[in-house]
Context: one part of a larger RNA
RNA sequence: GAUUGAACGCUGGCGGUAUGCUUAACACAUGCAAGUCGAACGGAAACGAUGGAAGCUUGCUUCCAGGCGUCGAGUGGCGGACGGGUGCGUAACGCGUAGGAAUUUACCUUAUAGUCGGGGACAACUUGGGGAAACUCAAGCUAAUACCGGAUAAUCCUUACGAGGGAAAGGGGGCCUCUUCUUGAAAGCUCUCGCUAUUAGAUGAGCCUGCGUCAGAUUAGCUAGUUGGUGAGGUAAAAGCUCACCAAGGCGACGAUCUGUAGCUGUUCUGAGAGGAAGAUCAGCCACACUGGGACUGAGACACGGCCCAGACUCCUACGGGAGGCAGCAGUGGGGAAUAUUGGACAAUGGGGGCAACCCUGAUCCAGCAAUACCGCGUGUGUGAAGAAGGCCCGAGGGUUGUAAAGCACUUUCAGUAGGGAGGAUUGGUUUUUCAGUUAAUAACUGAGAAGCUUGACGUUACUUACAGAAGAAGCACCGGCUAACUCCGUGCCAGCAGCCGCGGUAAUACGGAGGGUGCAAGCGUUAUCC
Numbered sequence: 001g002a003u004u005g006a007a008c009g010c011u012g013g014c015g016g017u018a019u020g021c022u023u024a025a026c027a028c029a030u031g032c033a034a035g036u037c038g039a040a041c042g043g044a045a046a047c048g049a050u051g052g053a054a055g056c057u058u059g060c061u062u063c064c065a066g067g068c069g070u071c072g073a074g075u076g077g078c079g080g081a082c083g084g085g086u087g088c089g090u091a092a093c094g095c096g097u098a099g100g101a102a103u104u105u106a107c108c109u110u111a112u113a114g115u116c117g118g119g120g121a122c123a124a125c126u127u128g129g130g131g132a133a134a135c136u137c138a139a140g141c142u143a144a145u146a147c148c149g150g151a152u153a154a155u156c157c158u159u160a161c162g163a164g165g166g167a168a169a170g171g172g173g174g175c176c177u178c179u180u181c182u183u184g185a186a187a188g189c190u191c192u193c194g195c196u197a198u199u200a201g202a203u204g205a206g207c208c209u210g211c212g213u214c215a216g217a218u219u220a221g222c223u224a225g226u227u228g229g230u231g232a233g234g235u236a237a238a239a240g241c242u243c244a245c246c247a248a249g250g251c252g253a254c255g256a257u258c259u260g261u262a263g264c265u266g267u268u269c270u271g272a273g274a275g276g277a278a279g280a281u282c283a284g285c286c287a288c289a290c291u292g293g294g295a296c297u298g299a300g301a302c303a304c305g306g307c308c309c310a311g312a313c314u315c316c317u318a319c320g321g322g323a324g325g326c327a328g329c330a331g332u333g334g335g336g337a338a339u340a341u342u343g344g345a346c347a348a349u350g351g352g353g354g355c356a357a358c359c360c361u362g363a364u365c366c367a368g369c370a371a372u373a374c375c376g377c378g379u380g381u382g383u384g385a386a387g388a389a390g391g392c393c394c395g396a397g398g399g400u401u402g403u404a405a406a407g408c409a410c411u412u413u414c415a416g417u418a419g420g421g422a423g424g425a426u427u428g429g430u431u432u433u434u435c436a437g438u439u440a441a442u443a444a445c446u447g448a449g450a451a452g453c454u455u456g457a458c459g460u461u462a463c464u465u466a467c468a469g470a471a472g473a474a475g476c477a478c479c480g481g482c483u484a485a486c487u488c489c490g491u492g493c494c495a496g497c498a499g500c501c502g503c504g505g506u507a508a509u510a511c512g513g514a515g516g517g518u519g520c521a522a523g524c525g526u527u528a529u530c531c
Stems, first nucleotide, its partner, number of pairs: 001531001004528001006527005013377006019370002021335001026333003030330003035078003040075002043071002047069002050065007085288003094213007103205002108201002111198005116150001118148002125140006156165003170193006179186003214260003221251003226248008263285004267278004290311005313324004341367001343366003349363001350361004380410004390401004414472001416467005424458001428454010475520005480501003486515005496503002
């Protein structure tokens, strides 16, 4: 000199863009952060509309009707393995990079084929019981895209090549062309969303290997599933991954083992570079979710807001027993030099569910707080010598503050007040309509297009117009040398200063104050920190 997720002191006008618990992975009150689907199902607790009945205060109260809009609880499906947080652990195939073969992959895309025919339950509900509660037991009824057989099936799986195994589920819209009864429906037809099996892909994931990846030798030997083989088990999959038997191997001064420290990387800071240091924000990977262990479900977890066990802690209790997990977003206490709101919205981008409308989304987008950082702007401009007054210095003549002020003439950025007003919004939604596909069909559905209407948290937006008036807006550090900037007074080795050299003991440019000056400026200094 440059740097910072900084802090402290003094000071503080505006805007834009970023950033904001580096410490206790300490403990947490409260609210929210993962739901959704009635177009899978039986249904109807609540609300609403409609119709009916009763009462009458004649426009309300009660009752009835799942027939509607809808929908609590329940069965079922998909999603809660993403998104969000933290850096405890980890010196490791964890990460980075370059490769590999023995695997799997829900939703999505591609292709082929199928979607036949049966059965028995369990919730909800009803009844009865237990419990303070959490909750729970028994009996009875019931539906399904829940569950289970049967049929059929391959280029699917197993195979000793003889054979054996082996699936599915329906829902919604429209229509009578064909059959039956004939207002119209049923079977049926058709469109569409699903379902099953296999195939290929895409994406994600698991596994293996070469090389690289901090310090200590005041850590020199380490290792029995240890190293290899055979067989068996096991996994989605290779493998001592596990087990039985056999052999005695394997690693190590090219640093094994042990100890300490640490998430890794893209990157960031610095430097001419080589290098050194760091790993906040953003992005990729990993690990973790009160501590330790375990599995279940599932395509995927050994699962932050799932389950079980043990432990510590907190809470409730009728003492029998129960409940909880902010390293999600806010917020509280604590620790600390130190780090923000218990805010708004799903309008946009994305995610989950749904045919869709839509619902959910503390992801996200915004707003609030903080000069924490960077960038930009302003705090006026011109003129003005009687060189005013005052201050300070003086050799008492004057000098300086100083064109500075006042005065005169202007301007109005920003802030203020009052109006106007984009863009983020169409590619979404909805209504009408045209064409094409499909079909028996001018229904319906699907695809492409046109027109109208419609959706903004931010937001009193950006931007812009008018108005008024210099009006509302400058400090901080330093002035002995390094180092730009000097005099007076006070003090008298005192009080004090100090980054280094060093100042102060009666004329201190070094302490304290004043005048003046220098430097930076909404900041300036100090401390810490790395190069």
This is a predicted structure of a 531-nucleotide part of an RNA (small-subunit ribosomal RNA, 5' domain) from an uncultured bacterium.
The coordinates come from a structure-prediction model, not an experiment, and the mean pLDDT is 85.